[in-house]
Source information:
Bacterial RNase P class A from Pseudoxanthomonas suwonensis, 358 nucleotides, folded computationally. Of the family's consensus pairs, 95% are formed in the model. The gene name in the source record is rnpB. The coordinates come from a structure-prediction model, not an experiment, and the mean pLDDT is 80. Rfam family: Bacterial RNase P class A. The family's RNA type in Rfam is ribozyme. Rfam links the family to the GO terms tRNA processing, ribonuclease P activity and dimeric ribonuclease P complex. From the family's description: Ribonuclease P (RNase P) is a ubiquitous endoribonuclease, found in archaea, bacteria and eukarya as well as chloroplasts and mitochondria.
């Protein structure tokens, strides 16, 4: 020097002048029954991200449900930890990938049970013999014999071939040829010990009995009630329809032959409903910044200090100077924790791997 991995970070900068908007405060006006609400105008503060996005996951907050148990259905899905909760983060395990630092993951259970496996092939599951070997053994030919031939009976599955997948793999020894038949290493095991909270590893034993899929039903653990700020409250002209009392009134009508007696009717006043209007909900929070402290980490606690849009046509923009590396995606709308997608260029910290000097 060059290549690259991980983590953090900023996201034109610096000044001036005019504009918008929310909130405080001061003046002044207009509007409503009220509740409140709206214009100017002055002064002060603050005013988009790291992804405000997609709306795909969790949770807070509201309103409906709703004794507990189970069934169904959906969702997660090596282990441990963290967290309000996660499908999310650490950290560890096992697989793969890369020389590395690293980086990737539908990674529970096929010895509960049910079922799949097209085409090819002889055979696809307690399986087979197409080609092919062998032919010791018996047999049947030559031979005096030794032996040699045939491949009938029959033994094999090593080699060949079909397939994604062929009932462990490789090598040796063993044999008639050939087999875990024996033996080494690999792999496998519902043995056994020993480490480890666990996932899992390591030693030893076993000769192999147990192939594949669970993104097929399905088993086994855990979770899960529905809607969503247009969620829901509150004030409150009007309107139905309700409630009380007062009032026509020794009233009318109705039921009944009559009385008693119930039951409807007219006004008023109040209560209550709630439209139209307005307010809250609305942003101080699972908040940001420093520091120690516990932790391998995720994150936890503890002390200080600071407040950082909140609108309802919906603000956050324009111009002037300097400078430069000339400047991407992109624009809140009920709040928060992830995840995924878009993203000019740049900055810090840690590692890695070549190569060159000394």
């Nucleotide at each position: 020097g060059g290549a690259g991995c991980c983590g953090g970070c900023c996201a034109g900068a610096c000044a001036g002048u005019c504009g918008c908007g929310u909130c405080a405060u001061c003046g002044u006006c207009c509007u409503g029954c009220a509740a409140g609400g709206g214009g100017c105008g002055g002064u002060g503060c603050c005013g988009a991200g790291g992804a405000a996005a997609g709306u795909c996951c969790g949770g807070g907050c509201u309103c409906c449900a709703c004794a507990g148990g189970g069934c169904a259905c959906g969702g997660u899905g090596c282990c441990a930890g963290g967290u309000a909760a996660c499908g999310c983060c650490u950290g560890g395990g096992c697989g793969g990938c890369g020389c590395g630092a690293g980086c990737c993951g539908a990674c529970g259970g096929a010895a509960a049970g049910u079922g799949c496996a097209a085409c090819a092939g002889a055979g696809a599951g307690c399986a087979g013999a197409c080609c092919g070997c062998c032919g010791a053994u018996g047999g049947c030919c030559u031979g005096c014999a030794a032996a040699g031939g045939c491949a009938c009976a029959g033994g094999c599955a090593a080699g060949g071939g079909u397939g994604a997948a062929a009932c462990g793999g490789u090598g040796c020894g063993g044999u008639a040829a050939g087999a875990g038949c024996g033996c080494a290493c690999c792999g496998c095991g519902a043995g056994u010990c020993c480490g480890g909270c666990a996932a899992c590893g390591g030693a030893c034993c076993g000769g192999c009995a147990c192939g594949g899929c669970a993104a097929a039903c399905c088993c086994c653990a855990c979770c899960g009630g529905g809607a969503g700020c247009a969620a829901g409250g509150c004030c409150a002209a009007a309107u139905a329809g309700g409630g009380a009392c007062c009032u026509c009134a020794u009233g009318a009508u109705g039921c009944g032959g009559c009385c008693c007696g119930c039951a409807u009717c007219g006004g008023g006043u109040c209560c209550g409903g709630g439209u139209a209007g307005g307010c809250c909900g609305c942003u101080c929070g699972a908040g940001c910044c420093u520091g120690c402290c516990a932790g391998u980490g995720a994150u936890g606690g503890c002390a200080g200090g600071c407040c950082c849009a909140g609108a309802a046509g919906a603000a956050u923009g324009a111009c002037u100077g300097u400078c430069c590396a000339c400047g991407a995606c992109a624009g809140a709308a009920c709040c928060c924790g992830g995840c995924u997608u878009a993203u000019c260029g740049g900055c810090c910290g840690g590692c890695u791997c070549c190569g060159c000097c000394a």